[in-house]
Context: one part of a larger RNA
Molecule: small-subunit ribosomal RNA, 5' domain
Organism: uncultured bacterium
C1' cells in the first nucleotide's frame, strides 16, 4: 500500500447484497426445533342414525423414520485430513431391473376391566382381545455349508465357469379389486467399512522407546482383513532420513498478500473428521456404540411426604457470566429440500423471510445553471489592503432520494381451478417544495497542505527524526488550506 468474523474515537441520510461470541467445549429460567401411518391391530370416546352403519379424534401394539438435516472445534501430530492406488478381505434399509414364491397351523401380549403399592417419577396381581407383532410346519435354488471333478484364467493366498450327490433356510396381508405390500435370489446405484504409497508444524536444553510390544501356530471374533482378543512357542519390532518424550494445532477445496516464488490464514460457502455436562458401557438396527435414546459412575442444578425421583442448549430465539466486543424469547412452511403417508395432509427454529449492527463491499444523495455591491462578519494587514469567494444573498430551474396519496407484481409448479411468510414489498403514476439530510483527520521533513495568538523544557505533542527554556509553520486555539467522504482517524494482526 492491501487485507480483516474486528474493537475503539468523532460524525452519521437512504438503498442492495452479504455478514455478526473470535473469550467461559461457562453455567442455563422458558417456548419451540422428530415425527408420521386408521390403506398393519383390536379398542375407546363424539357426532349421525331406529339400527345396521358412516364418519371424526385419540392412548396403546405394530411399521418407517428419530444414524438424516442443524451446532461446535474440546480432543486428535493420526491413514485424522489430502492425493492415488487396492479389496482375489467386505456390507449396504429405502429406489431401479430381473427370475422364483406369497400353503397350512399355533401360543401369547399391551390397549381393557377388577384389585392394589407409591408423595411423585413409576408400578405390582389375576383376567380378556388382534394383528404386517411372535412362533412351528410343509415348499425351494441361482442362496448357505459339506465332498471330490472338470476347463479357463490370475496377482501370492487363489479367483469364475460348468456339472453331479447330500444336507439346511423364507413368507403377510391390507384396501376404493387393480393397486400396493410380503419373502428368497441375481445384478445396479447410493452410501458405508476397511488396507497401502506419498505429503501434512515446533524442540536434541527430548536419545533410547515398547511387553500384546514384533513376528508365527491355533482358536475365539467380526460383514470383513488383522494380536482385534486368547492359548502356547520364538525374541523380536521401532529410532540421528529423529522413534519416544513435551509443547502447539481439527485437516481441505479456498482466503489474504505479492510481479512472482513464497509468506500468513482455515470466520462465512463446500468436502471430510471429531465431539455432545465428564468417564466407561452396550442394546436396538441395513446403519449408531446414538446432541434433543439406555444403563453405570462422578460433578453440579431441581423437586420430595426424606423413603426416592427428575435434568443436560457445542439446536433457533433468549438469560447469567466472561470479554474491547458480536443481533430478535419475530413470520411462514407461499418456494427448495427432507421424514411419514396410497392419497388428502400433518411435521420440519432446514430453509424461505422479516428485525437489530456504517461489521464489510457496491451504488445513489445532501441539488443544478448564473450571479461583483467583489455585501456582511471573520481573519491577517507595511492600514493601502488581501484572504474566506461565485462562496452567500438573489434569479431561473430539474425533480433523485425521503414524505404522502392511487395503482400494484414475478418468484406459482399445472390439463384446470386453487395456493405468497416476504408485502400492499419491488416497481409505476401524481403531489409539493431546496424544503428533511456533512463530517472526520493533517498541515516541520518523510507527505498534500501555513499565518496570527496564548503558553515558554511548563503545559503538552511524537510513527521515526525530533518539537517546547518569549517572535514555537511541530504544543492549545482560531483563520485559512490540504486529503478522504457517510464515512474518517486510532489500535491490533497478516503478507
Nucleotide at each position: 500500500g492491501g487485507a480483516u468474523u474486528a474493537a475503539c474515537g468523532c460524525u452519521g441520510g437512504c438503498g442492495g447484497c452479504g455478514u455478526g461470541c473470535a473469550u467461559a467445549a461457562c453455567a442455563c429460567a422458558u417456548u419451540c426445533a422428530a415425527g408420521u401411518c386408521g390403506a398393519a391391530c383390536g379398542g375407546a370416546u363424539g357426532u349421525a342414525g331406529c339400527a345396521a352403519u358412516a364418519u371424526a379424534u385419540c392412548a396403546g401394539u405394530g411399521g418407517c423414520g428419530g444414524a438424516c438435516g442443524g451446532g461446535u472445534g474440546a480432543g486428535u501430530a493420526a491413514c485424522g485430513c489430502g492425493u492415488g492406488a487396492g479389496c482375489a478381505a467386505u456390507c449396504u434399509a429405502c429406489c431401479u431391473u430381473c427370475c422364483a414364491g406369497u400353503g397350512c397351523g399355533g401360543a401369547a401380549u399391551a390397549a381393557c376391566a377388577a384389585c392394589c403399592g407409591g408423595a411423585a417419577a413409576c408400578a405390582g396381581u389375576u383376567g380378556c382381545u388382534a394383528a404386517u407383532a411372535c412362533c412351528g410346519c410343509a415348499u425351494g435354488a441361482a442362496a448357505c455349508g459339506a465332498c471330490a471333478g472338470u476347463a479357463u484364467c490370475g496377482c501370492a493366498u487363489g479367483a469364475u465357469a460348468c456339472a453331479a450327490u447330500c444336507g439346511u433356510c423364507a413368507a403377510a396381508g391390507g384396501c376404493u379389486u387393480g393397486c400396493u405390500g410380503c419373502u428368497g435370489g441375481a445384478a445396479g446405484a447410493u452410501g458405508a467399512g476397511c488396507u497401502u504409497g506419498c505429503g501434512u508444524c515446533u524442540g536434541a536444553u527430548u536419545a533410547g522407546a515398547c511387553a500384546g510390544u514384533u513376528g508365527g501356530u491355533g482358536a475365539g471374533g467380526u460383514a470383513g482383513c488383522g494380536g482385534c482378543u486368547c492359548a502356547c512357542c520364538a525374541a523380536a519390532u521401532c529410532a540421528a532420513c529423529g522413534a519416544u518424550c513435551a509443547g502447539u494445532a481439527g485437516c481441505c477445496g479456498g482466503a489474504c498478500u505479492g510481479a512472482g516464488a513464497g509468506g500468513u490464514u482455515g470466520a462465512a460457502c463446500g468436502g471430510c473428521c471429531a465431539c455432545a455436562u465428564u468417564g466407561g458401557a452396550a442394546c436396538u438396527g441395513a446403519g449408531a456404540u446414538a446432541c434433543g435414546g439406555u444403563c453405570c459412575a462422578g460433578a453440579c442444578u431441581c423437586c420430595u411426604a426424606c423413603g426416592g425421583g427428575a435434568g443436560g442448549c457445542a439446536g433457533c430465539a433468549g438469560u447469567g457470566g466472561g470479554g474491547a466486543a458480536u443481533a430478535u424469547u419475530g413470520g411462514g412452511c407461499a418456494a427448495u429440500g427432507g421424514g411419514c403417508g396410497a392419497a388428502a395432509g400433518c411435521c420440519u427454529g432446514a430453509c424461505c423471510c422479516a428485525g437489530c449492527g456504517a461489521c464489510g463491499c457496491c451504488g445513489c444523495g445532501u441539488g443544478a445553471g448564473g450571479g461583483a455591491a467583489g455585501a456582511a462578519g471573520a481573519u491577517c494587514u507595511u492600514c493601502g489592503g488581501a484572504u474566506u469567494g461565485u462562496a452567500a444573498a438573489c434569479c431561473u430551474u430539474a425533480g433523485u432520494c425521503a414524505a404522502c396519496a392511487g395503482g400494484g407484481a414475478a418468484g406459482a409448479a399445472g390439463a384446470a381451478a386453487g395456493u405468497g411468510a416476504c408485502g400492499g414489498u419491488a416497481c409505476c403514476u401524481g403531489u409539493g417544495g431546496a424544503g428533511g439530510a456533512a463530517g472526520c483527520c493533517a498541515c516541520g521533513g518523510c507527505u498534500a497542505a501555513c499565518u496570527a495568538u496564548g503558553u515558554g523544557c511548563c503545559a503538552g505533542c511524537a510513527g521515526c527524526c525530533g518539537c517546547g527554556g518569549u517572535a514555537a509553520u511541530a504544543c492549545g486555539u482560531a483563520g485559512g488550506u490540504g486529503g478522504c467522504g457517510a464515512g474518517c482517524g486510532u489500535u491490533a494482526u497478516c503478507c